[in-house]
RNA sequence: GGCCGGGCCCGGUCACGGGCGGCGCGUGAACCUGGUCAGGGCUUGACCGCAGCAGCCAUAAGCGUUUGUCGUUCGGUGAACGGUUACCUGGCCGUC
Numbered sequence: 001g002g003c004c005g006g007g008c009c010c011g012g013u014c015a016c017g018g019g020c021g022g023c024g025c026g027u028g029a030a031c032c033u034g035g036u037c038a039g040g041g042c043u044u045g046a047c048c049g050c051a052g053c054a055g056c057c058a059u060a061a062g063c064g065u066u067u068g069u070c071g072u073u074c075g076g077u078g079a080a081c082g083g084u085u086a087c088c089u090g091g092c093c094g095u096c
Stems, first nucleotide, its partner, number of pairs: 001093007009083003013079003016075008024065004033058004041050002
């Protein structure tokens, strides 16, 4: 000096860990959500009917979620791939 490899640096991809959001599941309204409305109330000569508390059912906002799924975002985490002037380093060859 040349060639090859590794490190440092950059790029996107994948994996891992964390945050956030959606889906799913659960819970969830004395009254100011809905349905059904016992009792009782109103109405009627009576029947029918009317409104409707409790209860039950379904849900809104909200709350929760061992696990699952999708998206997004972050990283003194990891891997290979691609790239690169220079710098560090190892090997081989040549020259002085």
The RNA shown here (Bacterial small signal recognition particle RNA) has 96 nucleotides and comes from Phycisphaerales bacterium UBA7812. The source organism's lineage runs through Bacteria, Pseudomonadati, Planctomycetota, Phycisphaerae and Phycisphaerales. Its Rfam family is "Bacterial small signal recognition particle RNA". By type it is a non-coding RNA gene.